[in-house]
RNA sequence: AGAGUUUGAUCCUGGCUCAGGAUGAACGCUAGCGGCAGGCCUAACACAUGCAAGUCGAGGGGCAUCAUGGCGUAGCAAUACGCUGAUGGCGACCGGCGCACGGGUGCGUAACGCGUAUGGAACCUACCCACCGCAGGGGGAUAACCCGCCGAAAGGCGGACUAAUACCCCAUGGUUCCCCGACCCUGCCUGGGGUUGGGGGUAAAGCCUACGGGCGGCGGUGGAUGGCCCUGCGUGCCAUUAGCUGGCUGGUGGGGUAACGGCCCACCAGGGCGACGAUGGCUAGGGGGUCUGAGAGGACGAUCCCCCACACUGGUACUGAGACACGGACCAGACUCCUACGGGAGGCAGCAGUGAGGAAUAUUGGUCAAUGGGCGGAAGCCUGAACCAGCCAUGCCGCGUGCAGGAUGACGGCCCUACGGGUUGUAAACUGCUUUUCCCCGGGGCGAAUAACCCCCUCGCGAGGGGGGAUGCCGGUACCGGGGGAAUAAGGAUCGGCUAACUCCGUGCCAGCAGCCGCGGUAAUACGGAGGAUCCGAGCGUUAUCCGGAUUUACUGGGUUUAAAGGGUGCGUAGGCGGGUGGCUCAGUCGGCGGUGAAAUGCAGCGGCUCAACCGUUGCCCUGCCGUCGAAACUGGCCGCCUUGAAUUCGGUCGAGGCCGGCGGAAUGCGCGGUGUAGCGGUGAAAUGCUUAGAUAUCGCGCGGAACGCCGAUUGCGGAGGCAGCUGGCUGGACCGAGAUUGACGCUGAUGCACGACAGCGUGGGGAUCGAACAGGAUUAGAUACCCUGGUAGUCCACGCCGUAAACGUUGUGUGCCAGAUGCGGGCGGGUUCGGCCCCGUCCGCGUCCCAGCUAACGCGAUAAGCACACCGCCUGGGGACUACGGCCGCAAGGCUAAAACUCAAAGGAAUUGACGGGGGCCCGCACAAGCGGUGGAGCAUGUUGCUUAAUUCGAGGCAACGCGAAGAACCUUACCCAGGUUUGACAUGCUUUCGACCGGCGUUGAAAGACGCCCUUCCCUCGGGACGGAAGCACAGAUGCUGCAUGGCUGUCGUCAGCUCGUGCCGUGAGGUGUUCGGUUAAGUCCGGCAACGAGCGCAACCCGUGCCGUCAGUUACCAUCGGAUAAUGCCGGGGACUCUGGCGGGACCGCCCGUGUCAAGCGGGAGGAAGGCGCGGAUGACGUCAAGUCCGUAUGGCUCUUACACCUGGGGCCGCAAACGUGCUACAAUGGCGGGUACAAUGGGCAGCGAGUCCGCGAGGCCGAGCGAACCCCCAAAGCCCGCCCCAGUUCGGAUUGCAGCCUGCAACUCGGCUGCAUGAAGUCGGAAUCGCUAGUAAAGGGACAUCAGCCACGGUCCCUUGAAUACGUUCCCGGGCCUUGUACACACCGCCCGUCACAUCAUGGGAGCCGACCGCACCCGAAGCCGCCGGGCUGACCCGCAAGGGGGGCAGGCGCCGAAGGUGUGUUUGGCGAUUGGGAUGAAGUCGUAACAAGGUAGCCGUUGGGGAACCAGCGGCUG
Repeated sequence: AGAGUUUGAUCCUGGCUCAGGAUGAACGCUAGCGGCAGGCCUAACACAUGCAAGUCGAGGGGCAUCAUGGCGUAGCAAUACGCUGAUGGCGACCGGCGCACGGGUGCGUAACGCGUAUGGAACCUACCCACCGCAGGGGGAUAACCCGCCGAAAGGCGGACUAAUACCCCAUGGUUCCCCGACCCUGCCUGGGGUUGGGGGUAAAGCCUACGGGCGGCGGUGGAUGGCCCUGCGUGCCAUUAGCUGGCUGGUGGGGUAACGGCCCACCAGGGCGACGAUGGCUAGGGGGUCUGAGAGGACGAUCCCCCACACUGGUACUGAGACACGGACCAGACUCCUACGGGAGGCAGCAGUGAGGAAUAUUGGUCAAUGGGCGGAAGCCUGAACCAGCCAUGCCGCGUGCAGGAUGACGGCCCUACGGGUUGUAAACUGCUUUUCCCCGGGGCGAAUAACCCCCUCGCGAGGGGGGAUGCCGGUACCGGGGGAAUAAGGAUCGGCUAACUCCGUGCCAGCAGCCGCGGUAAUACGGAGGAUCCGAGCGUUAUCCGGAUUUACUGGGUUUAAAGGGUGCGUAGGCGGGUGGCUCAGUCGGCGGUGAAAUGCAGCGGCUCAACCGUUGCCCUGCCGUCGAAACUGGCCGCCUUGAAUUCGGUCGAGGCCGGCGGAAUGCGCGGUGUAGCGGUGAAAUGCUUAGAUAUCGCGCGGAACGCCGAUUGCGGAGGCAGCUGGCUGGACCGAGAUUGACGCUGAUGCACGACAGCGUGGGGAUCGAACAGGAUUAGAUACCCUGGUAGUCCACGCCGUAAACGUUGUGUGCCAGAUGCGGGCGGGUUCGGCCCCGUCCGCGUCCCAGCUAACGCGAUAAGCACACCGCCUGGGGACUACGGCCGCAAGGCUAAAACUCAAAGGAAUUGACGGGGGCCCGCACAAGCGGUGGAGCAUGUUGCUUAAUUCGAGGCAACGCGAAGAACCUUACCCAGGUUUGACAUGCUUUCGACCGGCGUUGAAAGACGCCCUUCCCUCGGGACGGAAGCACAGAUGCUGCAUGGCUGUCGUCAGCUCGUGCCGUGAGGUGUUCGGUUAAGUCCGGCAACGAGCGCAACCCGUGCCGUCAGUUACCAUCGGAUAAUGCCGGGGACUCUGGCGGGACCGCCCGUGUCAAGCGGGAGGAAGGCGCGGAUGACGUCAAGUCCGUAUGGCUCUUACACCUGGGGCCGCAAACGUGCUACAAUGGCGGGUACAAUGGGCAGCGAGUCCGCGAGGCCGAGCGAACCCCCAAAGCCCGCCCCAGUUCGGAUUGCAGCCUGCAACUCGGCUGCAUGAAGUCGGAAUCGCUAGUAAAGGGACAUCAGCCACGGUCCCUUGAAUACGUUCCCGGGCCUUGUACACACCGCCCGUCACAUCAUGGGAGCCGACCGCACCCGAAGCCGCCGGGCUGACCCGCAAGGGGGGCAGGCGCCGAAGGUGUGUUUGGCGAUUGGGAUGAAGUCGUAACAAGGUAGCCGUUGGGGAACCAGCGGCUG
C1' cells in the first nucleotide's frame, strides 16, 4: 500500500466482498509449565444458609455469663454447692461516637446530570489544627432490674425503684446573634470589612491518674477538609414531532432553607420559549479514557480513577454536622415465608452461594500479617474494605516438549510414478551431549519496622536519641544447591483466484462446499478421504461486534449535460457574501506571561522482578478553558470621503413581448337555388358510408365557427410556460449614443408569494374543423390496434380551479478573467463614392468552426462543460418506490413531502470489436429472372424413419444424414441373435517346471468347432543345456465394450468466398484504430492514384497436370504418301519417317500493336493479326477461422469397464424382416416413338487362379476345345445416328412390374437370400397437386463404353471415357447465400438473440381492514395512607413561673379539623405495539398459460405529462421531447 467482482474486450461511475487490528467474549478440536491481569455484557429476575458495623466499663446504673479472692455448707482431702460486685472483666440496658465512609449496581436521567472554566458580597462543615475566653449553682425524671398483665409468635401494656459526659432551670458570657445609632476603609449593583455607643437573647460535664498530668466539655475567630448553589461553553437521533407554556414569565409582599431563587403562597402585570430547532417521541448514566485510524475522524464507556443516580416498587419524613439514609423508620403495592387464623416477618444491584434466564462468566476458601477504616487513653475489638489462596488457555507475556552428528538416502506408506524412480527425509534407527521442565533430597529470604507497644537516657513529658522482646494468611512459597534421567509434554486450520501451500482415489448438479467471484451433470488442485505441502503454535479455527481499508457523507477530502444528482420560471424575506480610500476601535485573528487542564493511562529516559508481560520513578504530553499584557495587516464595528459596481435622467432604435376592441380575405362544413348524371368516396386491395328522394363535380347567393397562406428564415421577442392576418387603444422590456445625477444603494436567496404548455374539473356560452370514448367496415390465428367510414366529450370564449411535462441546452443565478475565424439580427462611429455598393472599428443579441484548457469518453470550448469567487437547489448501489403510512393542498382526478421490511451482485455512462436489422449505399454467385431437362403422381431398385423381431449389429441427422461409412452382407465378411464348445487363449514377448521333435497320416464321436485316441519320426551340444513343439503354471494377451464433450490424424461446411493477419511507426487513458478506409478498377485486398503510414506474411494470381495450334526430336507392336514384293483380300512383307498417332522438348497470348476512353494511371470498349484474346477451357490447389460439425466401428491414443468372459472357436439364423412415411435413382407412359432388317463412326481403361481371338454345340444365358497376350495382342460388334420396312394413337407391336415353367453360371452351399437366359404372363402408368432440383457451351439434354470392388452378385449405385449436341440471360426490383463501406442496437452461447405484462402454482416480507387486546402518556374528576405544615386541643401532663398549700399559668402530648399528598378508581383523548376474516400490490422461485409491448425504421419511431378505453403487455386523443 491494496485486491476480487458488471463487459466479448475497454475506460469510467458505483455498490458488494476480502486481506489488518481489536474484544469482559462464546462455540469446535486440542492442551506441558509459570508470571501478570481479567471473569453474569442476559432477568435492576427471585433468593435457602453463613458472614459483610461496630466500639467505648477511662460517661452511667449495674451483675445474666466466665475467672479470681473472701465467707458459708458438705467432705479426710481433691472438690462440689451456696453466698458475697470485692477484683479481673462483662450479656442486656442508659449514654457517646460511628452507622451519610467503605462495598454493589446502571434502573432512571438528554439534565447544570457530566466535562471544562468562572462565581457565591447568597452558604454549611462533626471529628482535625491554631488562637482567645469559659466551665458557678440547682432541679426533675427514665431504661435496665423487680412485680403484675396481654399475646402462638413478633412484641406490648401497667405499677414501683435508680444513675450519668442523658434531660431541665438559674447565673456569667468579651466576641458572636437580634434591634437602634456614630465613624473609618473599600468593592462589580444589591453591598463588604473594621472600630465603637445603647438595649435584648443564648453556654458547659465530667472521667482517669504511677498526682506530675492526661483525656474530654462550652462559646468564639481563623484554617484545613468535605459539601451545597448560580452561570458561560461543550455534551445523542427523528421536522413523517412546529408550534409550546398557567406558577407559565416578571413584579410587590410574605413563607421556607445552611443559603439565592416562582422553591412555596397572596396580590398585580401579561408575559416567557421556538427553524441558531422550542414542544413531543425514541435511545442513553457522564468523564478520565479504551479500540481503530497517517491524521481528521469513527465506534465504545468491562476491569482502575472522578462525578451522578439507585437500593423489592411508589410515596414520606424523622434523627443527625451530614441522609430523605443498601444491611434505619413510617405508609401503600406486588411477591415470598411463619401462624394457634386473631396476627406477624422479609428485601444479596455487599462477599460467597442457589434457582431461573442465557451462547456465556468462578469458591457457600484463608487472614486481619500488611495497607486502610470505625470505636477506644490504651491494650485491643470489629472490618467478605483489603491482602492472599482456589477455579477458568478468557487475554497478554515468558519457557519447554531437546541439541549435535548421522545416507544403505533403511523399513513402512490404503503416497505418487513416464515403473527408471520420486517423496515423506537427517526424519528414524544409531552415536555423543545437555537437564530448563519433571521426580527425590537439602538449604532458604524479602514482604516486618525509624511501626504500634514496653523499657532506658536527654532536655521545659513534648519531641528527639538509644535499646529490647513479640507479631507472616500466603507458605511444604519464590529462589539456591545436590542427585536422577531424553527422560513427563503438539496440535489446529488451510492448500481454485483474492491468499502462502498439489497430487491420487472416491463421488457424478448427487452427497456436499462457499467470505466474494463461484465449484459439483465420469479424469473436480474448489465436495469426501489419503499422501504431501503451507501458516500459526499451547494453541488453532469459527461465529458475533467495532474501527480500518471506504476520498463509499468527502472539515482535511467527492460530485450534479449523457453515470445518482440543477428546483418548471421569476419576485423577494431571513440568512450568507460583498467595490476604492482615510481615521478610530480591537470582537474575530496573532503573540508574551500567569492560572488550570487530578491521579492512573499514552510517549520517552532511568530503574525493579534472570527477560518480558507487569511494576516503580523522572520528564514530556493533556492539542482545551480562563485571566492578564500587547500587536493592528486582514475580517468585523463606528465615522468620513470616492466613483469604477448598481440605479436615475436625455435622445434614438427594435421586436409574433402582454392585455382589450374593431376589421379582412382564402379554405372546410352546412343551407337555398341553377347546370348536370351515375356514380362518389375510400384503400395495399376492399368494404362500411353517401347517391336516381339526383350525390360527387360545377356556378351563384347566404349562414356559422375556427385558424391566419405567401412574407417566413438556420429570423425576432419574452423570466419561464410561450408569442404570427390587418388595425386602434393601454402597457412591460431590451439595446445604442452622449453627457449629467445619486454615492455601494450590490449579488444570491431557505421559508414565502406570483406566473406556469397540454390534458383534466366547475358554471355559462359556442360548436365549422379535427376528434379520446363509442359504432360500423376491413386486416388477422385473434385484432378490444395500426387502415377506412362515421362520431360524443373536448378542441373555441368568459370566469374560477388544477400546478403537472423529455416544463430539456436533460447544463441554477450573478461577476471577473483566458487565442482566433465566420454567418445572421439591432444600433453607433470612421473611410471611400455623385450615389448605391464596398471597406474598417465598436456595443448588444442569435448561430457555426476551432486554440489553450477541461472531460470517463462523447464532447464543451468568450452563449464553457475552461480559470476563479459568492449564494441557493440537489445526489450517495439496483429493485421495492415518482410507492405505503402520516401531514399539507385540491370539487375531483390527483399533486407536494416521503420511508421500511424484503431482495439482488449488480444496476449504470461513454466508447470498442463483432453479430444482427421487415436500415442505407456499392458489388458478386444458375441467387432470381430468361431457357432446357427433371423430381413430387406410377412400377421397380436402393438408402432412411417407423414398426416388427431371438436378432433385425453399429454409426451418419437441415443445408453439410438418407445409391452416406458399403469401390460388392448367401457362408466368410459380422461387430447382432440362438445353440455347441475353449480358457496363457485365434495373435505378441518373456520366465519356471515337465514331457516330447515338429510335420504328416489315420480312427471314434459330433452339425462343426472341439474332445478322446493310434501310427510314423529329430537336430546341435562344452552333457549344464539349447532350437522347436505339447502340457502345467506365471507375467500377460484379447474386447467393433464406453467416452469424438479427454485426444491425434483425417474429413465435411461456410467457400475458390476474397479475405485473414504481422513488424515498425503514428493516433487513442484504454479496448482498439490506422495500414485493410477513400476515388477508380478487377474474377480477386487484382492493379492504379491518393492518404500517417511504410513494409511484410498466409490467401488471390502465377509456377504443376490435362486439353486446343505450330515446330522440333524420336519411331515399335502404331502409321503407310512415295518405291518394291505378295495375296481372293488385308501395312501382309521389304522399306519409309512424309501423314495420322504415340511422347519427350520447345514455340505461342503479353492489352504486345492500332483507335477510342480513362486522372499523362491501373484498366475498359472496339479493331487487326492469330489455332487460341483480354484469367483460352478444364483440373489439382481450400488463408485466419466457424460449427465442443463427423469419425474411439479404418488405424493410433488418455481414462474407465470386462477377464471360464463384454475374450476366442464353430453350426445355424439375422443385417434382405413390412401396415406406413421420406430421400436418391432406374424404366416408362410412347410416333422426335416402338419393332424388324441393313449400315457408319469412338475414347478411356482392364487383363496370368486373368483377358481370351477363333472353331464347334445351344434359340439363349452359356458349354467344350483353345491360338494369342504381362499386351498399340485380347476384352472390343460401341450405341444413339443413317437407309429400308411395319405399326397408326390404341393401355397399343407403348410400358414392362408381377407370376408360372424350363434352364445357364459362380460358389462347400443360391430355402431364407445371387445373377443371367428362354417361353409364358402382362400390373401400375396416358406426363404427374402444393411444392421443388440441375444446368450458361462442347455445357444441359441424349447415347453408349470402360473400370474399381468382386468367386458370383442384388450396379438401376460410383468413378472415368468418348459420340450426338442445344436453348436462354432484358436485367438485379424480388427469394437464397456472400463481399466491402456506413448506420442503429437494451444482441455478445451474438435475432433460432433479447425481452414485457396479465393469468396459474409455491414461499417470504409488507400496506389497508370490521374490530379485539395491551403499553406509555396527557387532561378532568372521585377517593385519599404515611407524613410535614397550619388551626383547634374541654382529655393527659415531671422540671419553669405564681402560690404555704390546694390550685393556677406557661409549655408539651394524645386526639380532632384543614392544605398538600403515593397507590387506587371513573371518564376521555393522543401516541404506540400485537392479533385479525379478508383484501392490495411487491419480491423470489431450470424447463406452466396467453399474447409480442420494447431493443435494428423492433415491423404503427420511441418516450414524457394527462384523459379515456382494453384479458395482458398496451391502444387512442391532446400538447411536448429527440434520448